[in-house]
Context: one part of a larger RNA
RNA sequence: CUGGGCGUAAAGGGCAUGCAGGCGGUGCGCCAAGUCGGGGGGUGUAAAGUUACGGCUCGACCGUGACCUUGCAAUCGAAACUGGCGCACUGGAGUGCGGGAGAGGGAAGUGGAAUUCCCGGUGUAGCGGUGAAAUGCGUAGAUAUCGGGAGGAACGCCAGUGGCGAAGGCGGCUUCCUGGCCCGCGACUGACGCUCAUGUGCGAAAGCCAGGGGAGCGAACCGGAUUAGAUACCCGGGUAGUCCUGGGCCGUAAACGAUGGGUGCUAGGUGUAGGCGCGUCAAGCGUCUGUGCCGAAGUUAACGCGAUAAGCACCUCGCCUGGGGAGUACGGUCGCAAGGCUGAAACUC
Numbered sequence: 001c002u003g004g005g006c007g008u009a010a011a012g013g014g015c016a017u018g019c020a021g022g023c024g025g026u027g028c029g030c031c032a033a034g035u036c037g038g039g040g041g042g043u044g045u046a047a048a049g050u051u052a053c054g055g056c057u058c059g060a061c062c063g064u065g066a067c068c069u070u071g072c073a074a075u076c077g078a079a080a081c082u083g084g085c086g087c088a089c090u091g092g093a094g095u096g097c098g099g100g101a102g103a104g105g106g107a108a109g110u111g112g113a114a115u116u117c118c119c120g121g122u123g124u125a126g127c128g129g130u131g132a133a134a135u136g137c138g139u140a141g142a143u144a145u146c147g148g149g150a151g152g153a154a155c156g157c158c159a160g161u162g163g164c165g166a167a168g169g170c171g172g173c174u175u176c177c178u179g180g181c182c183c184g185c186g187a188c189u190g191a192c193g194c195u196c197a198u199g200u201g202c203g204a205a206a207g208c209c210a211g212g213g214g215a216g217c218g219a220a221c222c223g224g225a226u227u228a229g230a231u232a233c234c235c236g237g238g239u240a241g242u243c244c245u246g247g248g249c250c251g252u253a254a255a256c257g258a259u260g261g262g263u264g265c266u267a268g269g270u271g272u273a274g275g276c277g278c279g280u281c282a283a284g285c286g287u288c289u290g291u292g293c294c295g296a297a298g299u300u301a302a303c304g305c306g307a308u309a310a311g312c313a314c315c316u317c318g319c320c321u322g323g324g325g326a327g328u329a330c331g332g333u334c335g336c337a338a339g340g341c342u343g344a345a346a347c348u349c
Stems, first nucleotide, its partner, number of pairs: 003321004007303002012317001014202004021195003025089007033082002035078003039075001042072002049067007092192001093189003096185005104178007111155001116150007126137002163170002207249003210245003216242002221237004260316006268294011298305002322349003331342004
């Protein structure tokens, strides 16, 4: 010396499921593949090196022998560890029983407020909009107001660094179908576990295809303003779209906690959500799970992190290796397309 890293410097895959692979709890017995022996032998060319002797007058140099050659295959042995086989165990994991919370998912139905439009009543000269205006709407009766109707979309208060979900995400109410989670009891199984290249599934918005729907909003577009100009910001309109289909594609994102998953360990304090136990059932105390804040030790370049770690360790996957060129070109592959995935080099600083 046998790399160092990934919250913000380059770097965590958008998320999950899971085959191969890697890794794997406690006790006993057997085997001896890995492993170990300061067991014995075999083999280990040559040179170099060490050493003994020898050859050039010495030396450097050269020659001969011995050692060495840390290796390899077999053999003898050991059985702690890894592995294999067998038996057993319950702490990991799962099942069961009893409780619990929830915008978790799918389908059907349904409710009220509001916007817009239509019809009718009242009513008259304006309304609307802005920094100020104008375009626009209005005597063919608008705006305002009352009654009735149509239709689409979204669900005020409750609402909360509240809840649920693997992530994306999920919010009126009711019913049906359905996934996961938490707590208590310790009855059952007996390591059945963790991770996961490839694969497979899910995956906001926008976009695409087919058919519907279309109230409001509103890329593009058209006007009015502003301005030196104004292909903008502001105003009046407005198409696609936004919505629907047990529809079909796309597969991306500041898909963010910019922090992969699992397990164990390492002061506390204070909120909050769900449960359990104790309590003069009241404050409170204990405990498990989630979600915030502040902080011990520790860590960090600093900021900060700090039992929800970015601390201390182990297992496993993904990824990084100066900036630009470039997430480009080429090739491959996927896609209807848009484009996605994979992903360089020359050159240059």

Predicted 3D model of a 349-nucleotide part of an RNA (small-subunit ribosomal RNA, central domain) from uncultured Acetomicrobium sp. The coordinates come from a structure-prediction model, not an experiment, and the mean pLDDT is 89. The RNAcentral record of the full RNA draws on ENA, Greengenes and SILVA. The source organism's lineage runs through Bacteria, Thermotogati, Synergistales, Acetomicrobiaceae and Acetomicrobium.